[in-house]
Transfer RNA from an Acidobacteriota bacterium, 73 nucleotides, folded computationally. Rfam family: tRNA. The family's RNA type in Rfam is transfer RNA. Gene Ontology term of the family: triplet codon-amino acid adaptor activity. About the family: Transfer RNA (tRNA) molecules are approximately 80 nucleotides in length. Model confidence (mean pLDDT): 82 of 100. The organism belongs to Acidobacteriota, within Bacteria.
RNA sequence: GGGCAGUUAGCUCAGUCGGAAGAGCAUUCGGUUUACACCCGAAAGGUCACAAGUUCGAGCCUUGUACUGCCCA
Numbered sequence: 001g002g003g004c005a006g007u008u009a010g011c012u013c014a015g016u017c018g019g020a021a022g023a024g025c026a027u028u029c030g031g032u033u034u035a036c037a038c039c040c041g042a043a044a045g046g047u048c049a050c051a052a053g054u055u056c057g058a059g060c061c062u063u064g065u066a067c068u069g070c071c072c073a
Stems, first nucleotide, its partner, number of pairs: 001072007010025004019056001027043005049065005
């Protein structure tokens, strides 16, 4: 330098045909317990990497940029 894949909650990851963004773990609170842990319930937590475009409408489609990984040179 070229090709491919990826970027979504603190972490690991889903997200169908473009139509109101989710799960597990973690965190906080409550229940339970003499207490802790386990367990049960709830809450909080998001610039869907950034920018532009298409569209009535974009996490999803198109283009560019950045970053990460793999392959080739």